[in-house]
RNA sequence: UUGAAUGCUGACGGCGUGGAUGAGGCAUGCAAGUCGCACGAAAAUGUUACUUCGGUAGCAAUUUAGUGGCGGAAGGGUUAGUAAUACAUGGGUAACCUACCUUUAACUCCGGAAUAACAGAUGGAAACACCUGCUAAUACCGGAUGAGGUGUUGUUAGGACAUCCUAAUAACAUCAAAGUGGGGGAUCUUCGGACCUCGCGGUUAUAGAGGAGUCCAUGGGAUAUCAGCUAGUUGGUGUGGUAAAGGCGCACCAAGGCUAAGACGUCUAGGCGGACUGAGAGGUUGGCCGCCAACACUGGGACUGAGACACUGCCCAGACUCCUACGGGAGGCUGCAGUCGAGAAUCAUUCACAAUGGGCGAAAGCCUGAUGAUGCGACGCCGUGUGAGCGAAGAAGGCCUUCGGGUUGUAAAGCUCUUUCGCCUGGGAACAAGAGAAGAUAGUGAAUAACUAUCUGAUUUGAGGGUACCAGGUAAAGAAGCACCGGCUAACUCCGUGCCAGCAGCUGCGGUAAUACGGAGGGUGCAAGCAUUAAUCGGAUUUACUGGGCGUAAAGGAUGCGUAGGCGGCUAGAUUAGUCAGAUGUGAAAUUCCGGGGCUCAACCCCGGUGCUGCCUUUGAAACUGUAAGAAUAGAGGAUAAGCGGAGAAAGCCGAAUUUCCCCAAGUAGCGGUGAAAUGGGGAGAUAUGGGGGAGGAACAACCCGUGGCGAAGGCGGCUUUUUAGCUUAUUUCCUGACACUCAGGCCCGAAAGCAAGGGGAGCAAACAGGAUUAGAUACCCUGGUAGUCCUCGCCGUAAACGAUGCAUACUAGAUGUAGCUGGCUUCAACCCCGGCUGUGUCGUAGCUAACGUGUUAAGUAUGCCGCCUGGGGAGUACGCUCGCAAGGGUGAAACUCAAAAGAAUUGACGGGGACCCGCACAAGCAGUGGAGCAUGUGGUUUAAUUCGAUGCAACGCGAAGAACCUUACCUAGACUUGACAUGUAGUGGACCGCUUCAGAAAUGAAGUUUCUCCACGGGGCCACUAAACAGGUGCUGCAUGGCUGUCGUCAGCUCGUGCCGUGAGGUGUUGGGUUAAGUCCCGCAACGAGCGCAACCCUUAUCGUUAGUUGCCAGCACGUAAUGGUGGGAACUCUAACGAGACUGCCUAGGUUAACUAGGAGGAAGGUGAGGAUGACGUCAAGUCAGCAUGGCCCUUAUGUCUGGGGCGACACACGUGCUACAAUGGUCGGUACAAAAGGCAGCGAAGCCGCGAGGUGGAGCAAAUCCCAAAAACCGGUCUCAGUUCGGAUUGUAGUCUGCAACUCGACUACAUGAAGUCGGAAUUGCUAGUAAUGGCGUGUCAGCCAUAACGCCGUGAAUACGUUCCCGGGUCUUGUACACACCGCCCGUCACACCAUGGGAGUUGAUUUUGCCCGAAGU
Repeated sequence: UUGAAUGCUGACGGCGUGGAUGAGGCAUGCAAGUCGCACGAAAAUGUUACUUCGGUAGCAAUUUAGUGGCGGAAGGGUUAGUAAUACAUGGGUAACCUACCUUUAACUCCGGAAUAACAGAUGGAAACACCUGCUAAUACCGGAUGAGGUGUUGUUAGGACAUCCUAAUAACAUCAAAGUGGGGGAUCUUCGGACCUCGCGGUUAUAGAGGAGUCCAUGGGAUAUCAGCUAGUUGGUGUGGUAAAGGCGCACCAAGGCUAAGACGUCUAGGCGGACUGAGAGGUUGGCCGCCAACACUGGGACUGAGACACUGCCCAGACUCCUACGGGAGGCUGCAGUCGAGAAUCAUUCACAAUGGGCGAAAGCCUGAUGAUGCGACGCCGUGUGAGCGAAGAAGGCCUUCGGGUUGUAAAGCUCUUUCGCCUGGGAACAAGAGAAGAUAGUGAAUAACUAUCUGAUUUGAGGGUACCAGGUAAAGAAGCACCGGCUAACUCCGUGCCAGCAGCUGCGGUAAUACGGAGGGUGCAAGCAUUAAUCGGAUUUACUGGGCGUAAAGGAUGCGUAGGCGGCUAGAUUAGUCAGAUGUGAAAUUCCGGGGCUCAACCCCGGUGCUGCCUUUGAAACUGUAAGAAUAGAGGAUAAGCGGAGAAAGCCGAAUUUCCCCAAGUAGCGGUGAAAUGGGGAGAUAUGGGGGAGGAACAACCCGUGGCGAAGGCGGCUUUUUAGCUUAUUUCCUGACACUCAGGCCCGAAAGCAAGGGGAGCAAACAGGAUUAGAUACCCUGGUAGUCCUCGCCGUAAACGAUGCAUACUAGAUGUAGCUGGCUUCAACCCCGGCUGUGUCGUAGCUAACGUGUUAAGUAUGCCGCCUGGGGAGUACGCUCGCAAGGGUGAAACUCAAAAGAAUUGACGGGGACCCGCACAAGCAGUGGAGCAUGUGGUUUAAUUCGAUGCAACGCGAAGAACCUUACCUAGACUUGACAUGUAGUGGACCGCUUCAGAAAUGAAGUUUCUCCACGGGGCCACUAAACAGGUGCUGCAUGGCUGUCGUCAGCUCGUGCCGUGAGGUGUUGGGUUAAGUCCCGCAACGAGCGCAACCCUUAUCGUUAGUUGCCAGCACGUAAUGGUGGGAACUCUAACGAGACUGCCUAGGUUAACUAGGAGGAAGGUGAGGAUGACGUCAAGUCAGCAUGGCCCUUAUGUCUGGGGCGACACACGUGCUACAAUGGUCGGUACAAAAGGCAGCGAAGCCGCGAGGUGGAGCAAAUCCCAAAAACCGGUCUCAGUUCGGAUUGUAGUCUGCAACUCGACUACAUGAAGUCGGAAUUGCUAGUAAUGGCGUGUCAGCCAUAACGCCGUGAAUACGUUCCCGGGUCUUGUACACACCGCCCGUCACACCAUGGGAGUUGAUUUUGCCCGAAGU
C1' cells in the first nucleotide's frame, strides 16, 4: 500500500467502492424501439350528412397488427482467446470508403407489373406452414433528361513519385429521382384537381466535419534442457476478387525467404493512459474512471446494410436445458436485479425518466436497468461525537507492599455548566433548463395565408423528499474497543503452572522464586476501530545503469590460435549518420504537481496553469565519434648483423656405471628382512668377496644442477647429425605504413591414469598371495607379484591443469642477487668498474586489502576486450541433448531441508608437537601400607530406628576437642496445644515458689499444707488462667544467599594508568639475552610507570652483650647436714624475660657484558632465603557447609512444634580407607643406675605415711604455682632365654574385682588370675621422607563425671642412609607451533545398520490433457 479475507468490537455523517474463483448452469421480470406528416386496412368512441332505420358515407382524436422508412453495428457487460490479424507512439494512403449532420450547385418528368395485411379454405398438439382470391405506397420495375459523375482517346499547365497525381479543355460512351403536409390571388378544369408557394423528404455532384479500413517504423513477457524453420512457402507474369495495395485467391515460371541483434517451438498474458512503492534510477501492477482490441452457449458460415460476418438477427453442426399428442419444436443473463454451484470472499428480483445523454418523430411525445437516485456491507478515505470546569477525606473496592505505605487517582462520588450528534416538534431550499395557448417584430413569398427566426408570455414539469438546512424542546442524558508490555520495540508487578500446559516475526522462553506460558492489577500504542493472515515495493549497494565483485570468503575458462563482435595511435581538408542547439506539430481527457474557487472543514468536486523526461518534421553548429578518399611514423611487422637455450620432430650411437638373469672360477653356512620377527631364498652350495664372460630392458640416475635456462600451457636434462619454430641484443641505418588489442561460437595442443591393436618387459609396482602387527587389520611394515610403467599407431580431454592471481597497453620510491646479449672506461689483451635492454628471484616505500598479505613480474593508478559469481546442503546429482569403443566428459535443474555455511585474524584450552625450567615427580636410599589380629571411619546389607551431612586427588581416626541417660536431630510408647523459649495487648484472679501423701515407667495428674508487695488510691510490680497477635521447626532448597573453608598452590603469576601499534577482537609493557627459590635482579627494547602477589617487616629457635636477680642459680667466702643452695651471702655461670648486637654477597680470588649473579675462600655461633612458623595474588571447581551461625523463598501449626520412659546412632555374610600391636635375639624377661622439654592444677592437682599382688583405698602436708603436685621411657650395667608358633605375639574367653556415675544389660575404662587365636616380614599395586629430617622412645594437654584416645594437638630423648642425574611416569611454569575445540580432548565428529515418515529420480505398464502431422466422411454457406 490493497477490489482483500478472518477474529474481537461497533455511535453518526459525507464521498467513493463491492463476483478477483467456474468465459460454470440459470427460474422470473425488465434492458430497442419509433414514425398515421410514406401506405392499405381494422376496432371502438364522438360528431356531421344520408337512410330502406338494418345501416352507409365523411370528419376528429385514440388504439392495433401488417407493408414501408430510420434505428436494432450505439449504449451496457466481460477479459476466454490473442506475444501479434492486438496495443502504444509517430508517419503513409499518389492504394480507400463513409448513413445521419453542415456547405455549394443542379434536378425532382412519363409510365408499368405485383404483394402482405384482409377474405375463404386446408394441415398440425404446438411452433407454424401451405392453397385460392382482392389491394396501396416514399415497396419493386421500365423509359426520358444530364448541371454533374464515371470510362476511353487527345491537348495544355503544374506537382511529385516506384507505377503516377492535380487543374483546364475537346470528342464519344454510360449513369438519377418519391413523394407527403400546410396555404393560396389570378388563370384553366372532366370540379377530383391542375397551377403557384412554403416546410419536410428524394436524386446527382462538390467541399467539410466526424467515423471506419489498410500499410510502414519503433517499443513493451519467459525459455536455447526449443537451433534450425518454410511449398502459397519467397519472388515474377497474367487473371480474378475487394471500398482499397497485396499470394488475398488461382494458373504458369523461377528457387527463393527467415534465423544467434534468437527464426521455429513451448509456457504465460488483453494492451495503454495510469496505479502502488522508491531520493532517484528502477521494481511490481493494469480493479474503479478513460481510449483501443477481442468475445457473446461451443464451432463454422454467410445475408441485409453506409457500417456486422451482428450480445437480447438468420442458417448449419454440437453439447446442455425445457415443451410434446413422440410426429416434432423452443432457448442462450460475459445487460440490470435475482438464483444455484464452486469459493476465504463481493450487495436490492428498489424508485424515476425530474436532470444529463441516446433512438424515432415535423412536433407533442414514446422508449431508454444508459443515467439520476435510494438501499445493503467499517471494504476504503475524510470529518464529528461519546462531555466541560471545580473537586483530597487522596473515600470505598481492587492490586502490590520493605507493613511505613504505594498505585488505580481528580479518576469516582459531590457541586456548577454546556447540548454538537441522536430523539421529539415546527419551518424549509437549490437541483427547472425547458414545454407552451395567445400576441408582437423580421425573413421568405404574388400574398395581409402558411412557415421560419427573435421577443413577450396565460398555464405547466421533482424520482430522490418534507431531503439538505434553520429554529425550539429534552436530559450528561443514548454512544469504546482492540492489540501489546524479555530484546529488536513504547509499556512491570503479583498469583497459578513446573521442559507440563503452552508461547514464538527473529533471537528464543517454560525443568519450583517465568517482566516471554495462563489469569489479575497496572501500563503503552492506536482508536470506531484494532489485530492477524495473504500479497507488492522499500530497507537490500542482496543482480550493483546510477551502484558490487572473482589470490585465500561464491567466482579467471587447462593453454593458445583465430572468425563474428567490441574497441582502437598522429595529421590537413570533406561529409553530417551519431552528438549538440533552436523552431513547428503531436504527446486525448481524467490522474500527479502548482495557484485559485465550491460544499461549515476535510475527503470530494470545479476552473486555470505547469508537466507528460517521448516521437516526427525542419533550420543550424562541426569540437568529438563515425564514414569515404589522402599525408606521415612513435604502435605493429619486415630487412641486415651477432648471439641464446634440458624448446619441438626424426634418425643413429651406446659412452661409463648400476640392478636383474645365465655361465665359469673361488668359497662355506648362513643370507635377507624388521621396532622385534616371520614368510622367502640357501649343502641340489646361496649371500658376501674377488675375477672373468654373456643376455636384456629401462633411465639418462650421480658430478655439472643453480629460487639457473627454454616453452603458450602440459612440460623439457647422455652424445652426434638432419630439420622446424622461437626469443634476445646491436645499428637508429633501410622498407611497409595502423596492418593493432581482445575474442562468443570454432579449431589445435593438452600431465597422470584409463581404453584399442601390435611389440617389449630389467627394475618398480595397483590388483592378488603369504608373513607380521592388532581385539580385529580387507591398512601402515616385510617377502613375492600381474596389469601398467617403455615403443608404434589411434582414442580419452580431465587434474590442487596453482602464482588457487585471464590477455594487452601506459604510468607510479628504491635496495640487492642472478641469467643472456651489448655499450663505455681502461689495457698489449683481459679482469675489475660504470651503464642499456630482456628475463628470473629476495626485501621494501606510497597505495591497495576484511585481514593475511601484495607492492614496476601489483592484488597500486587507469583504459580495452573476454570468462565467471550471487546463502549452505540437495548437486556438479536427476532428466533431456551432445561427444566417447568404454570408462566417462560437456551442458545442467527442481522438490525437499537448514539458519546458518565460509574467510582472515585474536585470546585461551588441548596435542601419543617442539624448546627451556622446577617439584621427594622419577632415580638413589630408609621406613612402611597392601597379608594377620584388634581399634576406628565408610560402603553395602539388615532394622521399628540403625538420625543427618562429607564421596577422585581435595569423602572415609572427616563435622565429632569425648553417643551408657543427657547429648539426639532417629524409632516406639505415653502426654501438651499461646505452647519448653521471646515481646506487646485485653480480661479475670491473688498469690507464686516450696513441702507432704497418693496414682503412674516418667512426663503428668489428684489431694492437702503454706501464703504477697509498693502506692500520690487512679494504679503498678510479680505469678496463674483465658483470648487474639504470635512462638517454634536439626523441615526443603549450599543450584536463591552472607560468612567461613578446601583445592590448584606458597605455584610465580594476575593486572592497571598513560603512551604506542591494530578497522577490530586485541597486542605492547609481561616478549628477547643472562640470572634467580621467585615477573628475583641486570642488560636490551615503544614503551614509561604503578598495583595485588614474591621478598622483607612479625613469632619461635641458634651466638653474644646490657639490664634485672625470686620461687630459679651457686664460682669464690662462711655455717650446717647422713645427704640436699638447707642457711648467711653472692650476681660470676646456667636460667628466666625485656632491650640490643649480629649476616649485608659486607671482604678476597676467579668466571661473567667492568652488569645482575655464580663458584671457591677468609673471618664468624651462624653464609648466601641459617632452620621452622604465621602469611595463600587475579581467579577455577554452580567444590563443601541452610546441621555451627545468619538469611530470601517454600512448607508444617492439637504438629514436621514441645515434654517424658525405653530403644537406636554400638546391628554384621561381606568390601574399602586410616591406624595400633606384632611376627622377635639391634629382641623378650628380671634386677640395677641415669638424663628431659612442654603443659595442666581449687567442685582441682593431691605429697609423705599406712592397707591391698594390683586397679585402688585411707590420709590430707603443700600449692591459685620458676616455690607444691601430676612425673619419664628408650639408653647404660648385669643375669637369663637360644630360633621354637617359643619366656615371641597378645586376640578371644572364663572367674574375681576397682573406679566414675541416678544408672555400666544392650553399651565404660582399669586390675588380678586363668585362657593363649591369627601371625614366621606379606601378590598385583602403592605411601611418606633430603637432617636434628626419616626411623625409634617415652611425656603432656584439650574435650571430659567416666571413657571406648591405638585419634588429634604439642613436647623432648636417641638419631641415620642417599641424591649419578632429568631419558622416562605424575603435576606445574615460560616461549613457540597446529587446530574443524571454546560447557575448551571427559572436546568435536564420520559412515553403515535397524524402525517410522516426507520429498525427488527410475520403474513392467496403465490412464487423462494439450499441441502437431497424414488420411477418410462431410452440414450450412460463398

Notes:
The RNA shown here (small-subunit ribosomal RNA) has 1422 nucleotides and comes from an uncultured prokaryote. The coordinates come from a structure-prediction model, not an experiment, and the mean pLDDT is 84. It matches the Rfam family "Bacterial small subunit ribosomal RNA". The sequence is in RNAcentral, with records from ENA.